[in-house]
RNA sequence: GAUAAAGGCAAACCUGUCGAAAGGCAGGGACGCAAAGCCACGGGUCUAAGGCGAGAGCUAGGACGGCCGGGCUACCGAA
Numbered sequence: 001g002a003u004a005a006a007g008g009c010a011a012a013c014c015u016g017u018c019g020a021a022a023g024g025c026a027g028g029g030a031c032g033c034a035a036a037g038c039c040a041c042g043g044g045u046c047u048a049a050g051g052c053g054a055g056a057g058c059u060a061g062g063a064c065g066g067c068c069g070g071g072c073u074a075c076c077g078a079a
Stems, first nucleotide, its partner, number of pairs: 001076001008033002013028006031066001037072003041069003044064003050059003
């Protein structure tokens, strides 16, 4: 994918918890999603503990797959 059916995921926000932070996880909750399933490989974005620096600040080995590309895999069902 048929203005379809079945089934799935779950943004913001709240609570708890881990973390220096970005953010993660669990519960509640649904803005949305046809790969919003998996992989940080390329680009991008965020954070800056530590390191560097006189300072301003710089820096990913930390994050984001619900920013884009790429790779891998997959449920249901007419014509």